[in-house]
RNA sequence: AUGCGACAAGGGCAAAACUGUUUAAAAGCAGUGACGCAAAGCCACAGGGUCUAAGGGGCUACUUGCAGUAGUACUAUGACAGCCUGGCUACCGAA
Numbered sequence: 001a002u003g004c005g006a007c008a009a010g011g012g013c014a015a016a017a018c019u020g021u022u023u024a025a026a027a028g029c030a031g032u033g034a035c036g037c038a039a040a041g042c043c044a045c046a047g048g049g050u051c052u053a054a055g056g057g058g059c060u061a062c063u064u065g066c067a068g069u070a071g072u073a074c075u076a077u078g079a080c081a082g083c084c085u086g087g088c089u090a091c092c093g094a095a
Stems, first nucleotide, its partner, number of pairs: 004093002012037002017032006035082001041088003046085003049080003055075002058072005
């Protein structure tokens, strides 16, 4: 240095739930809280997967109709790095 990861040392992060807040939603952020984590640090413009569907066009119903309203499945340009692979960076040092 690379790999590896201990009943080591010093520390770190924080799931669910609840509260507040932002958002169309998913979800994010803050607080409380610890299920877990050796990268649970960063990258969503590397690939796969998952969540949501504002907008969009399709279909159905109502309306004389342009159009509008409601329902419905589809769709990411919105998200998740604590779903997996991958990339970048990093603390400690027993075997």

Annotation:
c-di-GMP-I riboswitch aptamer from Desulfitobacterium dichloroeliminans, 95 nucleotides, folded computationally. RNAcentral records the identical sequence in 2 taxa.